[in-house]
């Protein structure tokens, strides 16, 4: 220097040809229990790394940046 990947809740991951972003652990609360624990059932919690476009509509296309990982020189 190029050329590829990845980036989504607190953690690890989905979202399959563009249509209202979901789980699993964790956190809270309730029922259970003599009391934790387990365990069942509720709830909170991210507009998707940043920016511009293209579309009726973007996590998803295009460009540009940014951080992280690899190929080649």
């Nucleotide at each position: 220097g190029u050329c590829u990947c990845u980036a989504u809740a607190g953690c690890u991951c989905a979202a399959u040809a563009g249509g209202u972003a979901g789980a699993g652990c964790g956190c809270a609360g309730u029922a259970c229990u003599g009391u934790u624990a387990a365990u069942a059932c509720u709830g909170a919690g991210a507009g998707u790394a940043g920016a511009u476009g293209u579309u009726c509509g973007a996590u998803u296309c295009a460009u540009c940046u940014u951080a992280g990982a690899g190929g080649c020189g």